[in-house]
Molecule: RNase P RNA; transfer RNA
Organism: Verrucomicrobiota bacterium
RNA sequence: UUGGAGGGGCGGAUAGCCGCUGCGGCGCAAGCCGGGGAGGAAAGUCCAGACUCCAUAGGGCGCGAUGCCCCAUUCACUUGGGGGCGGCUGGAGUAAUGACCGGUCGACGGAUAGUACCACAGAAAAUAUACCGCCGGGCGCAGGUCCGGUAAGGGUGAAAUGGCGAGGUAAGAGCUCACCGCGUCGGCAGCGAUGCCGGCGGCAAGGCAAACCCCUUCGGGAGCAAGACCAAAUAGGCAGCGAGACGCGGCCCGCGUCGUUUGAGCUGCGGGUUGGUUGCAUAGAUAAAUGGCUAUCAAGAACAGAAUCUGGCUUACAGUCCUUCCAACUAA
RNA sequence: GGCAGAGUAGCUCAGUGGUAGAGCAGAGGACUCAUAAGCCUUUUGUCGGCGGUUCAAAUCCGCCCUUUGCCACCA
Repeated sequence: UUGGAGGGGCGGAUAGCCGCUGCGGCGCAAGCCGGGGAGGAAAGUCCAGACUCCAUAGGGCGCGAUGCCCCAUUCACUUGGGGGCGGCUGGAGUAAUGACCGGUCGACGGAUAGUACCACAGAAAAUAUACCGCCGGGCGCAGGUCCGGUAAGGGUGAAAUGGCGAGGUAAGAGCUCACCGCGUCGGCAGCGAUGCCGGCGGCAAGGCAAACCCCUUCGGGAGCAAGACCAAAUAGGCAGCGAGACGCGGCCCGCGUCGUUUGAGCUGCGGGUUGGUUGCAUAGAUAAAUGGCUAUCAAGAACAGAAUCUGGCUUACAGUCCUUCCAACUAA
Repeated sequence: GGCAGAGUAGCUCAGUGGUAGAGCAGAGGACUCAUAAGCCUUUUGUCGGCGGUUCAAAUCCGCCCUUUGCCACCA
C1' cells in the first nucleotide's frame, strides 16, 4: 500500500425561496411575528421496567421463565471484565500423540433420581447379543452338520459395551499386569466453577434434557383501545339458563360485594353516542405535521419514518471515518 | 397502537422426531353414436424463509416474512 474479518462513530452541511404542523404573542377576523419539529434503528413487539386498574396482591398446587464460577454495573432485564471446562483451528515441538503458547466458538446445571425414544441396516440398539470368522468336542469317507466356548478380527450402522501393549489361553477375554481413560474415597490448592496427588474398583457408566422430568433462582393478572373526568342520547327492554355469581385470570383455599323466586349473574337479541378534557412528555397529533426546489461544498445519497414513556435484545442499512487482528507485496 | 392465532399438492385439511398423506381438482384409459356420472391407472411438494439442537427436523428452539381474528363508550 492492497485485500479480508471483527468492533465503534457519522448517517449530509450552509444559504435562499415556497409549504406543513402544534406552542406563545398581537389582531374583531383574515392573517402576521417569534422560537420548536423523527431514528440509529422510531421497525419486530422478543425481554424487562415505569405508569394504570383489578384485595395498595394473600396461601398452596399447576403453569411459565432462568441455567458453568467469581467480580463489577443496573430498580430489573441486560451489559462488561476475569477465570474454569469442552469443541474447532494455528504455532512451536515430537518417531507419533499429549503436555506448552495463541486465536475463535459454546442455549455450558443434572443421563449414577426415574420414564420414554434410538427409524433403516445389522446377530444384537442397552436387565444385552454369536451372522461371518476363530477354537474344542460328537457324527460322517468327504462336502458338511450338531453341541459348546469366544466380543481378538470381519461385516452393519450416526452410535457396538473402556483404549493400547505385554502376559496368558484350545481359541479368546480386565482373566492378569503396566500406562492412559472412567468411577469412587481421602488429602491438598482455590471465595468458587474446578484442578492436582494417593488409595480402591475392573465393566456397572452409549446418545438424547432446544423429549418428559429432577435441581437452582424467579414470576399475581391485564394492558394507554390501561385508567380518570365532563357532555349528549336511549327502551336501565325482550328471550333462555339460573343458585350461586362476580372481582379473579388454570384449579383449590381465603377476602370483599351482590343474590337465592321481590331472583344476582351468564348467553343471545336489541336501544343510544361515534363528542370533548386528561393520561401526554423541551417533537407531539387524533386521520394524524416534520416536506419540496435552487446554489455551493469535485460528485452522489442506504435502511427507513414517532403515537404513553424508558432500558436492552434482534433484524435492515448506500457511502464514509477511526481502531484491532490476519494475509500478500514493497522499502529501510 | 395492544393482544392472540395461522402458514403442508392448484383448493380444503391430516400428519407432534424415523421414506410426506387423504378428499376434491388435473392428465390418461376403458364405456358410449357423443357427453356427463360411475369404474381403472396416474402426475404434482425448496412442508413460508434462514440458522441452530439431534445420527436424523414438516415436527423441537431462535430470528425474520406473509396473513387472519379480537379489543371504544353509555344505560